Molecule: transfer RNA
Organism: Patescibacteria group bacterium
């Protein structure tokens, strides 16, 4: 150099055109004589970055930046 997958909350990943979600974590309350556990609520995200396409983009196109595997 070429060819494939991956980048989303603090970590593991969902999410193939119409409010960004789960688990686990954390925060509060509740329960307990206290602690795990358990219930309830809650706070956290420029969807790696820039362009285009559309009414509308985490999602489709183009470029690049990074990881990981593969070919020479």
């Nucleotide at each position: 150099g070429c060819c494939u997958g991956g980048g989303u909350a603090g970590c593991u990943c969902a999410g193939u055109g119409g409010c960004a979600g789960a688990g686990c974590a954390c925060g509060u309350a509740c329960u307990u004589g206290g602690u795990a556990a358990g219930u309830a609520c809650g706070g956290g995200g420029u969807c790696g970055g820039a362009g285009g396409u559309u009414c509308a983009a985490u999602u489709c196109c183009u470029c690049u930046c990074u990881c990981a595997g593969g070919c020479u």